[in-house]
Annotation
The prediction has a mean pLDDT of 85. This is a predicted structure of a 71-nucleotide RNA (transfer RNA) from a Bacilli bacterium.

RNA sequence: AGGGGAUUAGUUCAAUGGUAGAAUAGGAGUCUCCAAAACUUUAGACGUGAGUUCGAUUCUUACAUCCCCUG
Numbered sequence: 001a002g003g004g005g006a007u008u009a010g011u012u013c014a015a016u017g018g019u020a021g022a023a024u025a026g027g028a029g030u031c032u033c034c035a036a037a038a039c040u041u042u043a044g045a046c047g048u049g050a051g052u053u054c055g056a057u058u059c060u061u062a063c064a065u066c067c068c069c070u071g
Base pairs, nucleotide, nucleotide: 001070002069003068004067005066006065007064010024011023012022013021018054026042027041028040029039030038047063048062049061050060051059
């Protein structure tokens, strides 16, 4: 320099244009002599900008960060 991939909750991952979910972690509660475990409940996220669309995490595009390949 060229090509490809990834970016969603604190963390690990889903979600193929129509109200963003799970596990785990966190808060509260039940249980227990206490704690752990278990159970119930609660809060929490679409990398940034632009475009297409009635509607974008999803499609297009630029940028940012990270990873891989070619030279």
About this RNA: It was read from a public genome assembly. Its Rfam family is "tRNA". On this family, see Hou, Trends Biochem Sci 1993: "The tertiary structure of tRNA and the development of the genetic code". Rfam classes the family as a transfer RNA.